Background
Predicted 3D model of a 474-nucleotide part of an RNA (small-subunit ribosomal RNA, 3' major domain) from an uncultured bacterium. The RNAcentral record of the full RNA draws on ENA and SILVA.
Context: one part of a larger RNA
C1' cells in the first nucleotide's frame, strides 16, 4: 500500500422487514450426475454449470459405436507424363458407398480447356494443450469508482489531489482546502413510449353532402377525426412558498399530457476469478498420415434400481362442461399464407380465388357473459395403455407430431428449507416469431387483454461503497 476482523461510524440494494405468488410432496417434459452400454460423442460444475453451447439429434446433422470401402485422397491447387472422354441414360451385383457392361459421344484460337489415370509437391484432423494465445463472453456491477501531469510532503515504499462539512441515483455538485488541472467511467448526446403543432393523404380514416345495399367507407367525394411517417415544440427545480452561505431539500403549491433521471432500452471504467471457449473462427507447440484422414449402411446421442436443477399440468366451485356474443397488439407469408365451396365426428383431403401484401391471408384472440353440475377421487385430474386413422418425409420399429373411440393412475395444496416481484409491476389470459420437410416447444424471444397487495423501518441475514481502527497476512 492492499487484503482481512463474529472492530467502529456513515450510506445503498426485493438484502431483511411488510405483502402477493411460487419451488421443495404428485404425474409428465427437459437438462445434469450416476449407473448401464459396442457406443450411450464433446464441452459447461458455488454464486457466474444443470429448458446451458443446441434459435429444431428419425437419415443427414454427428463429432460416438459396429460393419463394408478409399489412400494425392471428400474439398482447394501447381507441375510432368498417358488417355479421350467426362457427364448423362439403361442395366447387372451390392445394405449402400462402389464396381462391371451397353448406348450416346466433345469444344477448340491447335497452345489448350474439361475429365480420368500414374508420379510428385501441397492436403486433411470436432486429435491434445483455454495453464502458450488472439478474438469473444460471464461475473463483481450500471456498483461509483480507477488513474494521470505538474507541484508539495516523506531517506524510501508511498502520500496528497480522491480527505473534511453538506448534498446527490452518481468521485453528482457546493463550500472548505498544498494543491492546481486533466483523462477513463457517471450524466448528456442515441432508440422507443407518453402530449401538442405543421406538412402529406394510399392500401389507412369517414364528420358534412350525394348514391346504393338485407347489411357494410361499399361508391362519388372529403382532408375534419383516427392512423401512418417526416420535421418541430415541450420539462429546465423554469415559477411560487419555506429552510439553507451555496449546492440543494421539502410542498394533496400553481400551470401542465408529463415534475424533479417522466417510463423502458441500448450503453458495462481500471481491473478480479491462470473464470469460460483450441468443438463458431483464427493461431504457437505437440501428435496421427493405407489413419486420430475420408465415403457409405445400420445403430447410438432417446438406455434406467436411483439423485438433483429448471419447467408444464393439476389437486378443483374465484372451478369443470355446454352454449352464445364481444374487445387487442406485434409479427409471418411464394417450393409460401390461403378466403370461399364440397367430403369427413375430427386430424385432414379435393377443388377454387386473392396476395411479394396498411389492399389478400394466417386469424378463432382467451380470460368475459348465460345455463348446468353441488363437494365426491367427482362431469376434478389427465398420466399410462388398447384400437382405428391423418400429415410430413426415400423412410416414423428403435425414435415424429396430430385426430377419434375406449382406458382412466398418482394427486385433496406439499417437511426442513428456499425463489421471484415495488406498478401497468406481481399474478392471470391468450396471440405471434426464429430455428424448421416434419417435430418431441411445456423451451427461447416478443406482443397485447384483465390487473392487485405491501413497504413501520434499517436491529438482524446477504452483497456492495466511503472514512477510520486493530493485526500472527501481503
Nucleotide at each position: 500500500u492492499g487484503a482481512u476482523g463474529g472492530g467502529g461510524g456513515c450510506c445503498c440494494g426485493c438484502a431483511c422487514a411488510a405483502g402477493c405468488g411460487g419451488a421443495g410432496g404428485a404425474a409428465c417434459a427437459u437438462g445434469u450426475g450416476g449407473u448401464u452400454u459396442a457406443a450411450u460423442u464433446c464441452g459447461a460444475u458455488g454464486a457466474u454449470a444443470c429448458g446451458c453451447g443446441a434459435g429444431g439429434a428419425a437419415c443427414c446433422u454427428u463429432a460416438c459405436c459396429c460393419g463394408g470401402g478409399c489412400u494425392u485422397a471428400a474439398a482447394u491447387u501447381g507441375c510432368a507424363c498417358u488417355g479421350g472422354a467426362c457427364a448423362g441414360g439403361c442395366u447387372c451385383a451390392g445394405a449402400g458407398a462402389u464396381g462391371g457392361g451397353c448406348c450416346c459421344u466433345u469444344c477448340u484460337u491447335c497452345g489448350g480447356a474439361c475429365c480420368a489415370g500414374u508420379g510428385u509437391g501441397a492436403a486433411g484432423g470436432u486429435g491434445c494443450u483455454g495453464c502458450a494465445u488472439g478474438g469473444u463472453u460471464g461475473u463483481c456491477g450500471u456498483c461509483a469508482g480507477c488513474u494521470c501531469g505538474u507541484g508539495c510532503c516523506g531517506u524510501g515504499a508511498g502520500g496528497u489531489g480522491u480527505c473534511g462539512g453538506c448534498u446527490u441515483a452518481a468521485g453528482u455538485g457546493c463550500c472548505a482546502u498544498a494543491a492546481c488541472g486533466a483523462g477513463c467511467g457517471c450524466a448528456a448526446c442515441c432508440c422507443u413510449u407518453g402530449c401538442c403543432u405543421u406538412u402529406a393523404g394510399u392500401u389507412a380514416c369517414u364528420a358534412a353532402c350525394a348514391g346504393u345495399u338485407u347489411a357494410u367507407g361499399c361508391u362519388g367525394a372529403g382532408g375534419a377525426c383516427u392512423c401512418u411517417a417526416a420535421a418541430g415544440g415541450g420539462a429546465c427545480u423554469g415559477c411560487c412558498a419555506u429552510c439553507g452561505u451555496a449546492a440543494g431539500a421539502u410542498g394533496u403549491g400553481a400551470g401542465g399530457a408529463a415534475g424533479g433521471u417522466g417510463g423502458g432500452g441500448a450503453u458495462g471504467a481500471c481491473g478480479u476469478c491462470a473464470a469460460a471457449u483450441c468443438a463458431a473462427c483464427a493461431c504457437g507447440g505437440c501428435c496421427c498420415u493405407u489413419a486420430c484422414g475420408u465415403c457409405c449402411g445400420g445403430g447410438g446421442c432417446g438406455a434406467c434400481a436411483c439423485a438433483c436443477g429448471u419447467g408444464u399440468u393439476a389437486c378443483a366451485a374465484u372451478g369443470g362442461c355446454g352454449g352464445u356474443c364481444a374487445c387487442a397488439g406485434a409479427g409471418g407469408g411464394a417450393a409460401g399464407c390461403u378466403a370461399c365451396c364440397c367430403u369427413g365426428c375430427g386430424a385432414a383431403g379435393g377443388g377454387a380465388u386473392g396476395c411479394a401484401g396498411a389492399u389478400c391471408u394466417c386469424g378463432a384472440a382467451a380470460a368475459g357473459c348465460c345455463g348446468u353440475c353441488u363437494c365426491a377421487g367427482u362431469u376434478c385430474g389427465g398420466a399410462c395403455u388398447g384400437g382405428a386413422g391423418u400429415c410430413u418425409g426415400c423412410a416414423a420399429c428403435u425414435c415424429g407430431a396430430c385426430u377419434c373411440c375406449a382406458c382412466g393412475a398418482a394427486g385433496c395444496u406439499g417437511g426442513a428449507u428456499u425463489c421471484g416481484c415495488u406498478a401497468g409491476u406481481a399474478a392471470u389470459c391468450g396471440c405471434g416469431c426464429a430455428u424448421c420437410a416434419g417435430c418431441c416447444a411445456u423451451g427461447g424471444c416478443g406482443c397485447g387483454g384483465u390487473g392487485a397487495a405491501u413497504a413501520c423501518g434499517u436491529u438482524c441475514c446477504c452483497g456492495g461503497g466511503c472514512c477510520u481502527u486493530g493485526c500472527a497476512c501481503u